[in-house]
RNA sequence: GAGUUUGAUCAUGGCUCAGGAUGAACGCUAGCGACAGGCCUAACACAUGCAAGUCGAGGGGCAGCACAAGAUAGCUUGCUAUUGAGGUGGCGACCGGCGCACGGGUGAGUAACGCGUAUGCAACCUGCCUGUAAGAGUGGGAUAGCCUCUCGAAAGAGAGAUUAAUACCGCAUAAUACUUUUGAUCUGCAUAGGUCGAAAGUUAAACAUUUAUGGCUUACAGAUGGGCAUGCGUAACAUUAGCUAGUUGGUAAGGUAACGGCUUACCAAGGCGACGAUGUUUAGGGGUUCUGAGAGGAAGGUCCCCCACACUGGUACUGAGACACGGACCAGACUCCUACGGGAGGCAGCAGUGAGGAAUAUUGGUCAAUGGACGCAAGUCUGAACCAGCCAAGUCGCGUGAAGGAUGAAGGUCUUAUGGAUUGUAAACUUCUUUUAUAUGGGAAUAAAAAAUGUCACGUGUGAUAUAUUGCAUGUACCAUAUGAAUAAGGAUCGGCUAACUCCGUGCCAGCAGCCGCGGUAAUACGGAGGAUCCGAGCGUUAUCCGGAUUUAUUGGGUUUAAAGGGUGCGUAGGCGGUCUCUUAAGUCAGCGUUGAAAGUUUUCGGCUCAACCGGAAAAUUGGCAUUGAAACUGGGAGACUUGAGUGUAAAUGAAGUUGGCGGAAUUCGUUGUGUAGCGGUGAAAUGCAUAGAUAUAACGAAGAACUCCGAUUGCGAAGGCAGCUGACUAACAUACAACUGACGCUGAUGCACGAAAGCGUGGGGAUCAAACAGGAUUAGAUACCCUGGUAGUCCACGCAGUAAACGAUGUAUACUAACUGUUGGCGAUAUACAGUCAGUGGUAAAGCGAAAGCGUUAAGUAUUCCACCUGGGGAGUACGCCGGCAACGGUGAAACUCAAAGGAAUUGACGGGGGCCCGCACAAGCGGAGGAACAUGUGGUUUAAUUCGAUGAUACGCGAGGAACCUUACCCGGGCUUGAACGUAGGGAGACAGGAGGGGAAACCCUUUCUCUAGCAAUAGCUGCCUACGAGGUGCUGCAUGGUUGUCGUCAGCUCGUGCCGUGAGGUGUCGGCUUAAGUGCCAUAACGAGCGCAACCCACGUCUUUAGUUGCCAUCAGGUAGGGCUGGGCACUCUGAAGAAACUGCCAGCGUAAGCUGCGAGGAAGGUGUGGAUGACGUCAAAUCAGCACGGCCCUUACGUCCGGGGCGACACACGUGUUACAAUGGUCGGUACAAAGGGUUGCUACCUGGUGACAGGAUGCUAAUCUCUAAAACCGGUCUCAGUUCGGAUCGAAGUCUGCAACUCGACUUCGUGAAGCUGGAUUCGCUAGUAAUCGCGCAUCAGCCAUGGCGCGGUGAAUACGUUCCCGGGCCUUGUACACACCGCCCGUCAAGCCAUGGAAGCUGGGGGUACCUGAAGUAUGCAACCGCAAGGAGCGUCCUAGGGUAAAACUAGUAACUGGGGCUAAGUCGUAACAAGGUAACCG
Repeated sequence: GAGUUUGAUCAUGGCUCAGGAUGAACGCUAGCGACAGGCCUAACACAUGCAAGUCGAGGGGCAGCACAAGAUAGCUUGCUAUUGAGGUGGCGACCGGCGCACGGGUGAGUAACGCGUAUGCAACCUGCCUGUAAGAGUGGGAUAGCCUCUCGAAAGAGAGAUUAAUACCGCAUAAUACUUUUGAUCUGCAUAGGUCGAAAGUUAAACAUUUAUGGCUUACAGAUGGGCAUGCGUAACAUUAGCUAGUUGGUAAGGUAACGGCUUACCAAGGCGACGAUGUUUAGGGGUUCUGAGAGGAAGGUCCCCCACACUGGUACUGAGACACGGACCAGACUCCUACGGGAGGCAGCAGUGAGGAAUAUUGGUCAAUGGACGCAAGUCUGAACCAGCCAAGUCGCGUGAAGGAUGAAGGUCUUAUGGAUUGUAAACUUCUUUUAUAUGGGAAUAAAAAAUGUCACGUGUGAUAUAUUGCAUGUACCAUAUGAAUAAGGAUCGGCUAACUCCGUGCCAGCAGCCGCGGUAAUACGGAGGAUCCGAGCGUUAUCCGGAUUUAUUGGGUUUAAAGGGUGCGUAGGCGGUCUCUUAAGUCAGCGUUGAAAGUUUUCGGCUCAACCGGAAAAUUGGCAUUGAAACUGGGAGACUUGAGUGUAAAUGAAGUUGGCGGAAUUCGUUGUGUAGCGGUGAAAUGCAUAGAUAUAACGAAGAACUCCGAUUGCGAAGGCAGCUGACUAACAUACAACUGACGCUGAUGCACGAAAGCGUGGGGAUCAAACAGGAUUAGAUACCCUGGUAGUCCACGCAGUAAACGAUGUAUACUAACUGUUGGCGAUAUACAGUCAGUGGUAAAGCGAAAGCGUUAAGUAUUCCACCUGGGGAGUACGCCGGCAACGGUGAAACUCAAAGGAAUUGACGGGGGCCCGCACAAGCGGAGGAACAUGUGGUUUAAUUCGAUGAUACGCGAGGAACCUUACCCGGGCUUGAACGUAGGGAGACAGGAGGGGAAACCCUUUCUCUAGCAAUAGCUGCCUACGAGGUGCUGCAUGGUUGUCGUCAGCUCGUGCCGUGAGGUGUCGGCUUAAGUGCCAUAACGAGCGCAACCCACGUCUUUAGUUGCCAUCAGGUAGGGCUGGGCACUCUGAAGAAACUGCCAGCGUAAGCUGCGAGGAAGGUGUGGAUGACGUCAAAUCAGCACGGCCCUUACGUCCGGGGCGACACACGUGUUACAAUGGUCGGUACAAAGGGUUGCUACCUGGUGACAGGAUGCUAAUCUCUAAAACCGGUCUCAGUUCGGAUCGAAGUCUGCAACUCGACUUCGUGAAGCUGGAUUCGCUAGUAAUCGCGCAUCAGCCAUGGCGCGGUGAAUACGUUCCCGGGCCUUGUACACACCGCCCGUCAAGCCAUGGAAGCUGGGGGUACCUGAAGUAUGCAACCGCAAGGAGCGUCCUAGGGUAAAACUAGUAACUGGGGCUAAGUCGUAACAAGGUAACCG
């Protein structure tokens, strides 16, 4: 820096990623070199070999090797063989010296003077080395080896004899050594030390030799290496708070190289600890390494320094040095050998083996170099070291070719597919190069010295020079020549973060995943492919560390609401602290000195062909210590001051506290009276009380508790809290004055005190109210809400408890920083005036702050001080432990595990059994229906071979369908076809395949036969069907891949934009407010000003008028004619028809109003406030409907899921629902008579008229392609009849006979006539439509159509009502506001028990380990020490004791870990059970204790 909480936003906050690193491991891959690295695990066990020896110039010697004088034998007479003096070179073992305490390994232990750093030793040692001084005289006795024996399996042991030394021991000499005594002088922080002395006593030695030399003794110095002490620094846990008997100190002694309780005796009672003792856990420390801007954080492998350890534990010996890795003794465990009696061993040296593990190499070469031991030296030894081997385990370097080369080849992949894109200059091909590779040849440096010998110089051990010699690596590096692109590329990734995209497969499967998350049929996220990206001999993954993370914040965070202020005060330690002067120099600052090893780091220079790497120099090493100075600030000391703080005086204030006394009202109870049937209670009731007299009312009495009004953002108190009146005692604040003290202050861990309510203990008290409990209701249930009762408790005294949402969710103190306004208590000489002032308590607001909300002199502003607290959510304020408590419980307070969020503020919506305003046939007021009957029709269900499919709350159900007998038709059964039923193109062949006839068949179709196309001279063209090829076809799936269309909210008044402004932002404003409207319609106001889509208007129809035009319309006037009739001439006046206009705008008047506008039986007008009706449907919602109207992506079928035909089905029928029709009758039925429409249709048609038929209709016939002809009215009106009945209502059903359409009316048409005459007498709960030419009622037409199941749909006119007080309620909607834990948006979210699975964890009778401590018993080796018996003349030895101790045993506790029947809660887990606690007033407001 990014991703991730949200619909979006800001902030908080966690999780995750990109970077670097590694002693790494794993996967895939792999050409070379240089440099560096390589058991992180079992300090587990180890076979085998090697890793420490050397000196013969210390010694006696001579086993082995070599030489050998001499001797013997053979003879070839100088050869062979045998032997041969420790005689020689040398040398095993032995005595002796030095070394073995170094080098090498490991990190178990250790939280410590272990390490780091800086000091000190006046408290010490130091072999080998250097320097200085002095010395080395003279004796002695042993012992190993060798030899001879003994025991033993062995390891080994023992006895005897004999022998040497630079082994051992005397005597002599000796001081600057050591011991004792002592004088002078100087110095130190102290003990004390230095220098110069004096006296007495004690103590030494070793020789070898090549004669060069080497070694020996004593002393003093030096160097080196060590020892000890001290300051400071160096983990975690306080759920470890007290620890300590040699403990702390002293005296004396012992011991040590040396100081010291190091040890012992005695004396004293100290010592350590909140600045963290003690305990537990973890851990070698540092230089440095990684990371980081730094400060830090993490690490301590390789290299260097220090420490510790060497199978585990203990012990000492030797030695200059060890309590000793490749020494000793003892104990223990383990392994091995054994003759069973006893013995042996210690790879955390180098290799190597097993084991463990994800994991770490060769049983290699050489002492050539560097270094070490010994030696005079040559030299020997050296798994130190130098080299090589193995391993991509790391860093660095090189290569796998370079240039040209387009038909942009083929192939692959993708695609919108005659094509294009990409792989890709990539390849092929041409030219070139040769690092590397292979072959051949040449070929280093590292070697310098030392030593040896010779010479020279100076003069006794150095220098120079000469000669001869020494190379493991290595015939390596490097160089040259030849060959030839020849020998050499992979890994991961490609949804975002994060560079890189398509196809196929799969279908919440298989799988991926670091986080967010992908996958349920179009996956850039899985698997494969093509392509691309990144790195490259490597690339990825995993693990770990730092970073990012300012996410522990010193640099550099926070605490009103996100996690976080202790409930409040007092106060200890501590921290911080007013003004002035003098002084000091601890802090501070500066200079200087010293140290901060080397390596490393940085810079620079140089060496390997470069680089890594290595070398030289410089810097840095931010630190420590010492010293000299400065004196502002902080601190210390001294003095002074008054403003901080306190005291005093004065007059106030208050529900401040404690403890007494008193008061009235109310409540309940008791008594008495009056009085009578209910009271009480609720949403409604009931339980309860009451005729044994309640409630009500009156009087009297009793009890306990609380104090009405005043009373208020009032007052007081540290907080909790405090309220009738009054007395006493106590405390406090503020003000005024400025008399006194003179910084006495602030904060405050641990501590102490106070601390609502509930609760506990004891004793009282008990009126009211009231957990628990009982009853009554409510309810599906109701362990609740409501009601009636009611006990603890509520009250008092004393004690405990110690918590609250103990809140201002805001710690304390001090100072500073605009204002305005209210109020309480003071001051201001008097006043209830006024300006001011001090202290409180409220409101609004500047700056500023804040994520915002908000805070704002009462800060959440600006600064300072001290304390407390926070670090993702859950688990959990839980468990365990401890402390407190009578208990309840409180305080302190984790982890495993789990999630990617949890949470804050604000925004926009949505929602609310929140609020306000408003509208709608929404309710109300009315009229008529539905729901009951029969039938029609649609749907569900059922049935069926099939009953094709779709539509399903509102917004499906007389819907798609505006018309299923065949067709339609998609469904079922059966029979046929397969380039197919239709069409196009190309090719082929044929002329009729067409038509006719015959046969089969249900038809489709098949078979047979007959005729043998047209135009043109021809080429050829046309036509018809056939064959072939290419394109077909699908009402199969997906409406959740889509287009288009449609429904609904809703004809509701809304939905947005530009610019500006406000806000960090999402967003807001505009669009809000007031008035108004049918309306976001308009007016006013206004940080908004304008605009768009909607509203309205524009459009159509109806209503009035004018103009114009008059045929098929009309007929007033004129004329003619008829039975009659615009029938005719004529006319266009009227009606009407068409066209064009006018008209209505709150324009006028009155009232109200700022205006918009409203009101008016106002005027005028055909029409009046949108005139009426229609068309017109904003942004969007419902993954709404439709793949079967059409189109279309993808998938699926292809002799079938395509297509043709016949028949059947879509019409089934116990039933349920929707929509309708007809009715139930008299406002009616029936019969007869008489009137009046509009809008449409008509030549395959409508049909006048005539004839026939009861009729449907039939047969004739005429007009009309239509303002001309025709279809063509019914209710109404007039009259008759019926008289309240299942009827002269009603017409279902059924029977018979017909008509019409049609190829065909069986399934399955309509109509007619006659007959039959079912249910039904106005319809439960509930529910629908309608506000005027509307409802209701009456008929007419049309589309589809051969006909029709139409009672449906769409239109037309005739007749023609009732009611609306009003907006409380139901439903739907709009605006504003409010709450929200909702945003898939309340059909939301979400809680707990129970049931199931998994996981970790607490408790637990018990069981099993572990380390440590205590007490007692025992006690090896060993140091020290003691001793009568034995040996020895003695010294002494043997032996036996004493003290201490490793180890072992016993005992009782504590701590810690594992496990456990059973048990507790917790977490997690698409669709389990029960309820509905929370979020809205969440339906009883929620929450804390």
Small-subunit ribosomal RNA from an uncultured bacterium, 1489 nucleotides, folded computationally.
The RNAcentral record of the sequence draws on ENA and SILVA.
Model confidence (mean pLDDT): 83 of 100.
Rfam family: Bacterial small subunit ribosomal RNA. Gene Ontology terms of the family: ribosome and structural constituent of ribosome.